[in-house]
């Protein structure tokens, strides 16, 4: 250089053209003499830009980052 995969919450992962979820963590509450556990509740995310579409996290292009594979001819 070329080819392929990935990028979603603090962390690990789902997900789908029409409301974005789970686990864990964090915060608050119930319980308890206190704490843990358990239960209830809350906050928190689609890598950047552009395009297609009534509508894009999803499809297309491009850029960036990460991972894997591969160097032939001259």
């Nucleotide at each position: 250089g070329c080819g392929g995969g990935c990028u979603u919450a603090g962390u690990a992962c789902a997900g789908u053209g029409g409301u974005a979820g789970u686990a864990u963590g964090u915060c608050g509450g119930u319980c308890u003499c206190c704490a843990a556990a358990a239960c209830c509740g809350a906050a928190g995310a689609c890598g950047g830009g552009g395009g297609u579409u009534c509508g894009a996290u999803u499809c297309c292009c491009u850029c960036a980052g990460c991972c894997c594979g591969u160097g032939c001819c001259a």

The RNA shown here (transfer RNA) has 74 nucleotides and comes from Candidatus Portnoybacteria bacterium CG10_big_fil_rev_8_21_14_0_10_44_7. The RNAcentral record of the sequence draws on ENA. The prediction has a mean pLDDT of 83.